[in-house]
Transfer RNA from a Minisyncoccota bacterium, 73 nucleotides, folded computationally. The sequence was found in a public genome assembly. The coordinates come from a structure-prediction model, not an experiment, and the mean pLDDT is 81. Rfam family: tRNA. It is annotated as a transfer RNA.

RNA sequence: GGGCCUUUAGCUCAGCUGGUAGAGCGCCUCAUUUGCAAUGAGGAGGUCACCGGUUCGAAUCCGGUAAGGUCCA
Repeated sequence: GGGCCUUUAGCUCAGCUGGUAGAGCGCCUCAUUUGCAAUGAGGAGGUCACCGGUUCGAAUCCGGUAAGGUCCA
């Protein structure tokens, strides 16, 4: 220098054919307990890496940029 893959909640990851952004763990509150843990109920938390484009509508499609991984030279 070139090819390919990844980037979504604090962490690990889903998200189908473009149509309301989700799960588990973690965090907060309440109940249960003498207390803790466990369990149950509820809740907070998101510029879907960034900049543009297409579209009535983009996490999703297209172009570029950045970071990480991998392979080739």